Annotation
Bacterial RNase P class A from a Chloroflexota bacterium, 365 nucleotides, folded computationally. A source record names the gene rnpB. Taxonomically the source falls in Chloroflexota (Bacteria, Bacillati). Rfam family: Bacterial RNase P class A. By type it is a ribozyme. Its mean pLDDT, the model's own confidence on a scale to 100, is 77.
RNA sequence: CCGGUGGGCUGGGCAGCCGCUACCCACAGAUGUGGGCAGAGGAAAGUCCGGGCUCCUCCAGGCAGGGUGCUGGGUAACGCCCAGGCGGGGUAACCCGACGGAAAGUGGCACAGAAACCAUACCGUCCCGACCUGUCGGGAUAAGGGUGAAAACGGGAGGUAAGGGCUCCCGGCUUCCGGUGGCGACGCUGGAGGCGGCUAAACCCCACCCGGAGCAAGGCCAAAUAAGGGGACAAGGGGUGCCUGGCCCGUCCCCGGGUUGGCCGCACGAGGCUUCGAGCAAUCGAGGCCCCAGAGGGAUGGCUGCCACCUGCUCAGGCGCAAGCCCUGCAGGCACAGAACCCGGCUUAUAGGCCCACCGGCCUG
Numbered sequence: 001c002c003g004g005u006g007g008g009c010u011g012g013g014c015a016g017c018c019g020c021u022a023c024c025c026a027c028a029g030a031u032g033u034g035g036g037c038a039g040a041g042g043a044a045a046g047u048c049c050g051g052g053c054u055c056c057u058c059c060a061g062g063c064a065g066g067g068u069g070c071u072g073g074g075u076a077a078c079g080c081c082c083a084g085g086c087g088g089g090g091u092a093a094c095c096c097g098a099c100g101g102a103a104a105g106u107g108g109c110a111c112a113g114a115a116a117c118c119a120u121a122c123c124g125u126c127c128c129g130a131c132c133u134g135u136c137g138g139g140a141u142a143a144g145g146g147u148g149a150a151a152a153c154g155g156g157a158g159g160u161a162a163g164g165g166c167u168c169c170c171g172g173c174u175u176c177c178g179g180u181g182g183c184g185a186c187g188c189u190g191g192a193g194g195c196g197g198c199u200a201a202a203c204c205c206c207a208c209c210c211g212g213a214g215c216a217a218g219g220c221c222a223a224a225u226a227a228g229g230g231g232a233c234a235a236g237g238g239g240u241g242c243c244u245g246g247c248c249c250g251u252c253c254c255c256g257g258g259u260u261g262g263c264c265g266c267a268c269g270a271g272g273c274u275u276c277g278a279g280c281a282a283u284c285g286a287g288g289c290c291c292c293a294g295a296g297g298g299a300u301g302g303c304u305g306c307c308a309c310c311u312g313c314u315c316a317g318g319c320g321c322a323a324g325c326c327c328u329g330c331a332g333g334c335a336c337a338g339a340a341c342c343c344g345g346c347u348u349a350u351a352g353g354c355c356c357a358c359c360g361g362c363c364u365g
Base pairs, nucleotide, nucleotide: 001361002360003359004358005357006356007355008354009353010352012307013306014305015304016303017302018301020039021038023036024035025034026033027032041336045347046346048345049344050343051342052341053214054213055212056211058246059245060244061243062242063241065210066209067208068207069206070084071083072082073081074080085099086097087096088095089094100205101204105203106202107199108198109197122145123144124141125140126139127138128137129136130135131134153171154170155169156168157167158166172195173194174193175192176191177190178189179188180187181186218264219263220262221261228255229254230253231252232251233250237249238248239247271290272289273288274287275286276285277284278283309333310332311331312330313329317326318325319324
């Protein structure tokens, strides 16, 4: 200098004029005036997870249904995060994994091919017999060839009629028994046995987890209407999937009518920033400082000017071997995108700008 990988921050600034909303204060007396102070995001998005919170009077057990799936930590919790293990990709930094079980069982592997689960012999090879001398019949074979994503573990030697783990050597995978390192998943190593598979994001088995509904939850006030009507049950009804048990209950079901107004919930939080300590890290502990939107057809905006950034072109000038860069001027552009109960994640979108660390290549010293 070039390319790559991982991570962090930011994602416009200043000024003027006019205009919004919450809260507080003062004056008004009603929706105003003046002042103070604050006012969208890294994803506010998707609604995919986990919760806080609210209600169902619930509690326990079981079933159904659903979720997760290597190990150890973190967390309020999680399907998330961190650190590892194993497998795969990459020269590497690093990235990906739907990562328990195929010796419980049932399925599937189309087409091609002889044959795709207790597999089979198309071509071929070998032996025997007959004979029309290259044909037929019988037997053996799975090393060679073909088909396929996948076809009797791979290479070598011996043996054989020809072959084959048939035997041996060296390897590979797997099961079991030891030794050893590790909390563990697993790693290294020794020995014995076996060697036709794949598939569980197929059914299934195993381990662990889950009550339901959701801010349109749920409360309060005001107002209005139709003395509203019918039915069930004294536990056989109701208690937010079903069953059982306990417990509780003047309840439950259907039809019809009225109310669609106001207030609360509504922001002090598993909160933010910072310093120190522990830890590889995620994170945790302690101290200090701070309050940082609450709208309600839904506020935070509009106009103007200058600057910053990006792209293209560019007189003269400067640096440089060159590619190019600086300066000057002109034109254009300026990402994704708006809270609505809140928080922790994941996923998706994103013009650009800045910074850190690591890997590879080239050049120079």